[in-house]
Molecule: transfer RNA
Organism: Rhodospirillales bacterium RIFCSPLOWO2_02_FULL_58_16
RNA sequence: UGGGGUGUAGUUCAAUUGGUAGAACGUCCGGUUCUGAUCCGGAAAGUUGUGGGUUCGAUUCCUACCACCCCAGCCA
Numbered sequence: 001u002g003g004g005g006u007g008u009a010g011u012u013c014a015a016u017u018g019g020u021a022g023a024a025c026g027u028c029c030g031g032u033u034c035u036g037a038u039c040c041g042g043a044a045a046g047u048u049g050u051g052g053g054u055u056c057g058a059u060u061c062c063u064a065c066c067a068c069c070c071c072a073g074c075c076a
Base pairs, nucleotide, nucleotide: 001072002071003070004069005068006067007066010025011024012023013022019056027043028042029041030040031039049065050064051063052062053061
């Protein structure tokens, strides 16, 4: 320098042909228990990496950029 991949809750990951963003674990509250763990119920937690475009509507399509990973190349 070129090509490809990934980016979504605190963490690991879903989301069908563009139509109200979910699960598990974790955290918090309550129940159960002498206490804790386990178990049960509930709650909080997201500008979907950033900016722009298309659209009635974008996690999804287009574009530029950023971060990380892989492959190739150049110099040393």